[in-house]
């Protein structure tokens, strides 16, 4: 330069093929048990990389852009 993959809570992760309530595990807070730590159970907080499009309706589909990988030159 050219072509392919990739971004989802702090952190990992499912959802994208076939648009329709954004999943789990972990942290974090706040409880209960505990003489205290551990660890166990309840309950909550909190995310779709950015712009425009299409759609009633976008993580999902199209475009651009931007971060990281990869292969080819």
């Nucleotide at each position: 330069g050219g072509c392919c993959c990739u971004g989802u809570g702090g952190g990992g992760u499912a959802g994208u093929u076939u648009g329709g309530u954004a999943u789990c595990c972990u942290u974090g807070u706040g409880g209960c048990u505990u003489u205290g730590g551990g660890a166990g159970c309840c309950a909550u907080u909190g995310a779709c990389c950015c712009c425009g499009g299409u759609u009633c309706a976008a993580a999902u589909c199209c475009g651009g852009g931007u971060g990281g990988g990869g292969c080819c030159a």
Notes:
Predicted 3D model of a 73-nucleotide RNA (transfer RNA) from a Candidatus Poseidoniia archaeon. The coordinates come from a structure-prediction model, not an experiment, and the mean pLDDT is 80. The sequence was found in a public genome assembly.